[in-house]
Formats: sequence, C1' cells, structure tokens
RNA sequence: UCCCGGGUCGUCUAGCCAGGCAGGACGAGGGUCUUUGGUACCCUUAACAGAGGUUCGAAUCCUCUCCCGGGAG
Repeated sequence: UCCCGGGUCGUCUAGCCAGGCAGGACGAGGGUCUUUGGUACCCUUAACAGAGGUUCGAAUCCUCUCCCGGGAG
C1' cells in the first nucleotide's frame, strides 16, 4: 500500500444477506413474597463507531473516515 472479516445496552449476543416498533440473557435499581437472607415472580434501567448519501422509512443499502483482527506484497 492492497484485500477480507468485524464494531449493537455496563457485559455477552440476536436482528444485517432480503430496509418497516432494536429483542434476549447476565448485571444494576425498585416492588411482591419471606422473621431475615436466598430462591421465585413482576416492573424499570440502557445500545446500533463517526459523518454524509439513497429512501416515505436505514443497525440493515452506498461513499468516506476512525478503531480491532486476519491475509498478500
């Protein structure tokens, strides 16, 4: 320098190909229950790497940039 893969709640991860309410688990906070704790159940919390483009609508498609990993020279 070029090519390929990846970046989503605090953590792990689904959704991306084929555009349509960002879901699940753990964690955290609250509640019910319990003499207390734990278990169980319910509620809440919180995210699409950045910027632009296309579109009625973008995590998803396109372009550039940043970061991580792999490969070629």
This is a predicted structure of a 73-nucleotide RNA (transfer RNA) from a Streptosporangiaceae bacterium.
The same sequence occurs in records of 3 taxa.
It matches the Rfam family "tRNA". About the family: Transfer RNA (tRNA) molecules are approximately 80 nucleotides in length. Rfam classes the family as a transfer RNA.
The source organism's lineage runs through Bacteria, Actinomycetota, Actinomycetes, Streptosporangiales and Streptosporangiaceae.